[in-house]
Molecule: transfer RNA
Organism: Gloeocapsa sp. PCC 73106
């Protein structure tokens, strides 16, 4: 270089035009334990890759770029 998929919380993902953006984990406190795991409750953590466009209304459609992966040559 050409084509396809992805990019959302520390990581693992889910959400596919309207709601306060959501789980599991992981952190942080509290209960329970002598201590520490487990288990339970609570709690922080996001300019949804980056700009521009469509719309009343974008993580979501579209169009350019960045990154990643896989193929083609």
């Nucleotide at each position: 270089g050409g084509g396809c998929a992805c990019g959302u919380a520390g990581c693992u993902c889910a959400g596919g035009g309207g709601a306060u953006a959501g789980a599991g984990u992981a952190c942080u406190a509290g209960a329970u334990u002598c201590c520490g795991g487990u288990u339970c409750u609570a709690g922080u953590g996001g300019u949804c890759g980056a700009a521009g466009g469509u719309u009343c209304g974008a993580a979501u459609c579209c169009u350019u770029c960045c990154g990643u992966g896989c193929u083609c040559g």